[in-house]
Formats: sequence, C1' cells, structure tokens
RNA sequence: CGGGAUGAAGGGCAAACUCAUCAAAAGAUGAGGACGCAAAACUUCCGGCCUAAAGCGCGUCGGCGUGCCAUGGCAGCGGGGUUGCCAGC
Repeated sequence: CGGGAUGAAGGGCAAACUCAUCAAAAGAUGAGGACGCAAAACUUCCGGCCUAAAGCGCGUCGGCGUGCCAUGGCAGCGGGGUUGCCAGC
C1' cells in the first nucleotide's frame, strides 16, 4: 500500500420493553435496559417500507367521514457515496 475471511484483547454502538419530553402521526431525543452489530459511523442519491398534519377531491347544511398526496420519517430494509480503531493475512 492492498484486499478484508476466521478468531483474540482493549474499547465502541444499543433492538424489544419501561419512564419522561417533542410530534397530527410515523417517528425522534434523554434515562434505564441488551436483541444484536466491524461500520448498528455519516449521507435520502436509487429502490423499498411507515405515516398523512397541511393541501386537493368526494359525501354531508354542518360538525364530521373518506380517497389521493411527502414537503414528515426508517441509515438496525437493500444498493450507492464519504470517513474509519486494534490484531491477524
């Protein structure tokens, strides 16, 4: 420098669940907690998935009901991009 399979040590992250806060929701953040993770670090560029407040449509006198829709999310769903610790080869 390269590629990155198996295993060790040191360390790292933290699913479900509980509590609090934020949010219309999905979900997020903090604390506890560990199912797992070598990128479970960062990034919505592509696909996928979740939600549907506002908006638009339909029904209704109306309250309201209902359909569509991401401008809201998931990086711990997959791919791409960026960065990257130790040992071993």